[in-house]
RNA sequence: GAAAUUACUUGGCAACCUUACUGAAAGGUAGGGACGCGAAGUCACUGGCCUAAGGGGAUACUAGUGGGUAGCGGAACUGCCUCA
Numbered sequence: 001g002a003a004a005u006u007a008c009u010u011g012g013c014a015a016c017c018u019u020a021c022u023g024a025a026a027g028g029u030a031g032g033g034a035c036g037c038g039a040a041g042u043c044a045c046u047g048g049c050c051u052a053a054g055g056g057g058a059u060a061c062u063a064g065u066g067g068g069u070a071g072c073g074g075a076a077c078u079g080c081c082u083c084a
Base pairs, nucleotide, nucleotide: 005084012037013036017032018031019030020029021028022027035071041077042076045074046073047072048069049068050067051066052065055062056061
C1' cells in the first nucleotide's frame, strides 16, 4: 500500500401505510413516515417472480413476445469508515 472480516465514527437509503399524479395492468414518480439495509449505490447481462390493454381467436391461446421487479438471487462497475 492492497484485500477479506469487522467494531467505532460520520452519515446514507427508505419497507408498510397514506396523499397527489401517472399506467390497461404489473408497477412508477413526489410529499409525510421509519420495517429494515454494510452497498437497500448504479446496471435488465443472467435465473426466478409479476403483468397482458389493444389486435387476432368460439375458448384455450397468441406469451420463447411486449412491459415490470435492483428491498428475490447471481454477474459487472463504483463508493464511505478502519480499533483489532

About this RNA
The RNA shown here (c-di-GMP-I riboswitch aptamer) has 84 nucleotides and comes from Nitrosovibrio sp. Nv4. The coordinates come from a structure-prediction model, not an experiment, and the mean pLDDT is 79.